This is a predicted structure of a 73-nucleotide RNA (transfer RNA) from Dinophyceae sp. MGD. The source organism's lineage runs through Eukaryota, Sar, Alveolata and Dinophyceae. Rfam family: tRNA. It is annotated as a transfer RNA. The RNAcentral record of the sequence draws on ENA.

RNA sequence: GUCAGGAUAGCUCAGUUGGUAGAGCAGUGGAUUGAAAAUCCACAGGUCACCAGUUCAAGUCUGGUUCUUGACA
Numbered sequence: 001g002u003c004a005g006g007a008u009a010g011c012u013c014a015g016u017u018g019g020u021a022g023a024g025c026a027g028u029g030g031a032u033u034g035a036a037a038a039u040c041c042a043c044a045g046g047u048c049a050c051c052a053g054u055u056c057a058a059g060u061c062u063g064g065u066u067c068u069u070g071a072c073a
Stems, first nucleotide, its partner, number of pairs: 001072007010025004019056001027043005049065005
């Protein structure tokens, strides 16, 4: 340089045909315990990398940019 993939919660990742963004772990509070661990219940946590476009409506479609992974040269 060319091609392909990825970017979503603190971390690891889902998200179907475009229609109110989710799980596990971690965190906070509570129950339980003599006290803990474990377990259970609840809560909180999001500029869906960025900039535009299409659409009544975009995490999802289109274009561009950035970062990153792999292959080829």